[in-house]
RNA sequence: AGUAGAGUAAAUAUUGUGCGUAAAGUGUCAUAAGAUGGGAUGUUGCUUAUGAACGAAAAACUUUGGUUUGCGGUACAAUAUUGCGUCCGCUGCU
Numbered sequence: 001a002g003u004a005g006a007g008u009a010a011a012u013a014u015u016g017u018g019c020g021u022a023a024a025g026u027g028u029c030a031u032a033a034g035a036u037g038g039g040a041u042g043u044u045g046c047u048u049a050u051g052a053a054c055g056a057a058a059a060a061c062u063u064u065g066g067u068u069u070g071c072g073g074u075a076c077a078a079u080a081u082u083g084c085g086u087c088c089g090c091u092g093c094u
Base pairs, nucleotide, nucleotide: 001094002093003092004091005090010082011081012080013079014078015077016076017075018074019072020071021070028052029051030050031049032048033047034046038088039087040086041085042084058069059068060067061066
């Protein structure tokens, strides 16, 4: 120098443990902020805060304490799969 490759945020699925079902959460919109391959920069995407609109699936048993089965675009963890545009770096080969 050439060439090939790995790795982020996170997404999906499964399992487990919870939360809610007395409606929080999730999702939508607006604004602001933040974190985003090892470094720089940045798009999509992600997270947080505030505000707005919308809005749900319960059932069985029961010793009335609850239990179980469901439900929620529910939270977290593990596993599997997927997963950076540009420049530099890293690894293999020449």